[in-house]
RNA sequence: GCUCCCAUAAUUCAACGGAUAGAAUAAAGGUUUCCUAAACCUUAAAUCUGGGUUCGAUUCCCGGUGGGAGCACCA
Numbered sequence: 001g002c003u004c005c006c007a008u009a010a011u012u013c014a015a016c017g018g019a020u021a022g023a024a025u026a027a028a029g030g031u032u033u034c035c036u037a038a039a040c041c042u043u044a045a046a047u048c049u050g051g052g053u054u055c056g057a058u059u060c061c062c063g064g065u066g067g068g069a070g071c072a073c074c075a
Stems, first nucleotide, its partner, number of pairs: 001071007010025004018055001027043005048064005
């Protein structure tokens, strides 16, 4: 340099182009307990970025950024 893949909550993952983007774990608060843990209840928390298509985009298209893989180059 070329090609391909990936990017959603603190973490691991979901989400036919259509309802308020969900789940588990973690976090905070509460119930219980002498205390802690466990259990149960509640709460907060995310679509990498800029455009485009569409009535409607996490999803499709283009550019950028970051990460990964392969190929090529390397006196």
Transfer RNA from Verrucomicrobia bacterium 61-8, 75 nucleotides, folded computationally. The prediction has a mean pLDDT of 81. Rfam family: tRNA. Rfam classes the family as a transfer RNA. Rfam's curators write: Transfer RNA (tRNA) molecules are approximately 80 nucleotides in length.